[in-house]
């Protein structure tokens, strides 16, 4: 310097903790306490899956500008959307983290 780049949105997974529910423990009861409880609920990836949006064209195509080529416009089907090592600290939320700062700092 080097992409079609919205590094977009929804779903869900890895992974993450305790607001509530379960669960244990403990108490006669009401309570207390545990996340060194597998779990529902919740949070959740730029470098995970999946969809849908958007952008982009090397092809084919309806229409229209048009009577006819050429070109352009719409609009369908098709294809393309690569690549990606990562801290410490901080911040949110009830807590955490692969969330967010952050494709950042720094590496290569």
């Nucleotide at each position: 310097g080097c992409a079609u780049a919205a590094c977009g949105c929804c779903u869900c997974u890895a992974g993450g903790g305790u607001u509530c529910c379960g669960g244990c423990u403990u108490u006669c009861a009401c309570g207390a306490g545990c996340g060194c409880c597998u779990g529902g609920u919740c949070c959740g990836a730029g470098a995970g899956a999946g969809g849908c949006u958007c952008u982009c064209c090397c092809g084919c195509u309806u229409c229209g500008c048009u009577g006819u080529c050429c070109g352009c416009g719409c609009g369908g089907c098709g294809g393309a959307g690569c690549c990606a090592c990562g801290g410490c600290g901080g911040g949110a939320u009830a807590a955490a983290a692969g969330c967010c700062c952050g494709g950042g700092a720094g590496a290569c």
A computed fold for a 108-nucleotide RNA from Hyphomicrobium sp., annotated as Guanidine-I riboswitch aptamer. Its mean pLDDT, the model's own confidence on a scale to 100, is 79.